[in-house]
């Protein structure tokens, strides 16, 4: 810097001894013990890993089918060193159709708990913008609430 998420969830002990909730304004928590540090426990499932599914995308093989296809054989036409027609054989390869396999990515579901994270209050709330949203007061300025967004922040991944 980019992207995703942020109304869910989960605390005890020891140590420490006055702050803490990012900043500001509120409002809270806190000597019934704050921050920090240590131990144990827990929550969640972002990343990693595993399994399954996907008429989701892209490569790679592959089976069958239609067609094309150098060449060969037979018959045959003509104006016969040649050029054609019809039928058939073999057939590298190719366009298309159908099917199946495997693989990479993507998406979804489930599992696990290795790497992080987290364990008062919605990110505790607000500010800035928007709402033919609501209430109060109404002459105007306005106040409160609700919803959406922005800003800022946190966490993860890159």
């Nucleotide at each position: 810097c980019u992207c995703a998420u942020c109304c869910a969830g989960a605390g005890g002990g020891g140590u420490g001894g006055a702050g803490g909730g990012a900043a500001c304004g509120g409002c809270c928590c806190u000597g019934c013990g704050a921050a920090g540090c240590c131990c144990c426990g827990g929550c969640a499932a972002c990343c990693a890993c595993c399994a399954c599914g996907g008429u989701g995308a892209g490569g790679c093989g592959u089976g069958c089918c239609c067609g094309c296809g150098a060449u060969c054989u037979g018959c045959u036409g003509c104006g016969c060193a040649g050029c054609g027609g019809c039928a058939g054989g073999c057939g590298a390869g190719c366009u298309g159709g159908c099917g199946g396999g495997g693989u990479u990515c993507c998406c979804g579901u489930g599992g696990c708990a290795g790497g992080u994270g987290c364990c008062a209050a919605g990110u505790c709330c607000g500010g800035c913008c928007c709402g033919c949203g609501g209430c109060c007061a109404g002459u105007c300025c306005g106040g409160c609430c609700c919803g959406g967004g922005a800003c800022a922040g946190a966490u993860g991944a890159g």
Molecule: SAM riboswitch aptamer (S box leader)
Organism: soil metagenome